Source information: Predicted 3D model of a 72-nucleotide RNA (transfer RNA) from a Candidatus Nomurabacteria bacterium. Model confidence (mean pLDDT): 81 of 100. The sequence was found in a public genome assembly. NCBI's taxonomy places the organism under Bacteria, Bacteria candidate phyla, Candidatus Nomuraibacteriota.
RNA sequence: GCCCUUGUAGUUCAAUGGAUAGAACAGCGGACUUCUAAGCCGUCAAUGGGGGUUCGAUUCCCUCCGGGGGCA
Numbered sequence: 001g002c003c004c005u006u007g008u009a010g011u012u013c014a015a016u017g018g019a020u021a022g023a024a025c026a027g028c029g030g031a032c033u034u035c036u037a038a039g040c041c042g043u044c045a046a047u048g049g050g051g052g053u054u055c056g057a058u059u060c061c062c063u064c065c066g067g068g069g070g071c072a
Stems, first nucleotide, its partner, number of pairs: 001071007010025004018055001027043004048064005
């Protein structure tokens, strides 16, 4: 330099064009308990940036940025 792949809560993953983007763990609060833990109830929190297509984009297209891999 070229090609492929990937980017979603703090973390690990769902959602392959449609409703308010879900779940687990973690965090916080509550209740319970002599105390702690577990379990229970509640709560917080995310689509890498920009542009395009579309009535509608996490999803499709372009470009940039970051990660991984291959060739030279």